[in-house]
Context: one part of a larger RNA
RNA sequence: UUGGUUGUAAAGCAUCUGUAGGUGGCUUUUCAAGUCCGUCGUCAAAUCCUAGGGCUCAACCCUGGACAGGUGGUCGAAACUAACAAGCUAGAGUAUGGUAGGGGCGGAGGGAACUUUUGAUGGAGCGGUGAAAUGGGUAGAGAUUGAAAAGAACACCAACAACAAAAGCACUUUGCUAGGCCAACACUAACACUGAGAGACAAAAGCUAAGGAAGCAAAUAGGAUUAGAUACCCCAGUAGUCCUAGCCGUAAACGAUGGAUUCUAGGCGCUGUGCAUAUCGACUUGUGUAAUGCUAUAGCUAACACAUUAAGUAUCCCGCCUGGGGAGUACAUUCAUAAGAAUGAAACUC
Numbered sequence: 001u002u003g004g005u006u007g008u009a010a011a012g013c014a015u016c017u018g019u020a021g022g023u024g025g026c027u028u029u030u031c032a033a034g035u036c037c038g039u040c041g042u043c044a045a046a047u048c049c050u051a052g053g054g055c056u057c058a059a060c061c062c063u064g065g066a067c068a069g070g071u072g073g074u075c076g077a078a079a080c081u082a083a084c085a086a087g088c089u090a091g092a093g094u095a096u097g098g099u100a101g102g103g104g105c106g107g108a109g110g111g112a113a114c115u116u117u118u119g120a121u122g123g124a125g126c127g128g129u130g131a132a133a134u135g136g137g138u139a140g141a142g143a144u145u146g147a148a149a150a151g152a153a154c155a156c157c158a159a160c161a162a163c164a165a166a167a168g169c170a171c172u173u174u175g176c177u178a179g180g181c182c183a184a185c186a187c188u189a190a191c192a193c194u195g196a197g198a199g200a201c202a203a204a205a206g207c208u209a210a211g212g213a214a215g216c217a218a219a220u221a222g223g224a225u226u227a228g229a230u231a232c233c234c235c236a237g238u239a240g241u242c243c244u245a246g247c248c249g250u251a252a253a254c255g256a257u258g259g260a261u262u263c264u265a266g267g268c269g270c271u272g273u274g275c276a277u278a279u280c281g282a283c284u285u286g287u288g289u290a291a292u293g294c295u296a297u298a299g300c301u302a303a304c305a306c307a308u309u310a311a312g313u314a315u316c317c318c319g320c321c322u323g324g325g326g327a328g329u330a331c332a333u334u335c336a337u338a339a340g341a342a343u344g345a346a347a348c349u350c
Base pairs, nucleotide, nucleotide: 004321006319007304008303012318015200016199017198021194022193023192025088026087027086028085030083033081034080035077036076038074039073040072041071042070043069049065050064051063052062053061054060091191092188093187094186096183097182098181099180103177104176105175106174107173108172109171110154115149116148117147118146119145120144121143126135163168206247207246208245209244211242215241216240220236222234223233258317259316260315261314263312266295267294268293269292271290272289273288274287275286276285299306323350324349325348332343333342334341335340
């Protein structure tokens, strides 16, 4: 490279936007680059193949011929691809009317609980565990109750429910803002799909600087347990967790399943919305559409399973894989304050 793959055996980039490139709806005209037909030149000889011939046969040698393929002219064909021109509306988009939502950013407000401080009552225990002890308490703890402060998180509702590209998103209210879906049709007229490089965003931990610090809690210290116990359990407790401005760029970043489009039995839910139907009404039943679950046939699969949300059937584009270890290591380069990240071998060995 070809081929075969990529849910779990090696393998889908964490996710998206998008450049080059690749691929691309329907109808007609023209063109003839690709494509196809004929023909001419050429691709030395030898070799190979083939029809004959010569050495007694054979190897070998001699004579003739041809296929296939390449390349350059030339007479033509016009279905397909490309190109030209004109049109169409089923893809895509815009506009209109609705609609659901923890989608995003900012502001304001709220109550429960924990902790601390303080006032009151009260007077011996509290806390903790398998059992204890360290701890804390007559300088008045724990318990009950009044007041205050501060920080963080938002019980119930809550659902295999919703939204978002993914990461993620939940007290209430408000300002700004993005996307989806449905309906009816009006407009544009292929404007599309994918996407190497590139860019954006990206949990937690970590880093820099200024704050904040209630609870929790790596490190650390003590008490236990134990043969030991650098642990599991307990009493404490610092970074951190929170906020602001930057950095880092990774996760079992998982549906371990790249994106887009076509087609292919059903059954049962649930969410948004339209139509019809029924009811005094909450809303019932049927049906269309968009999302989201369970179950199951054909098919597929090594099996497990998947099964209109495919891992079925096909097309297009991208990424990736090629025995285990060595190794996601070494070296080198790029990025980063660092920690490290990205790219990424070989010897050797089984």

Small-subunit ribosomal RNA, central domain from Trichopus zeylanicus subsp. travancoricus, 350 nucleotides, folded computationally. Taxonomically the source falls in Trichopus zeylanicus (Eukaryota, Tracheophyta, Petrosaviidae, Dioscoreales). The full RNA is in RNAcentral, with records from SILVA.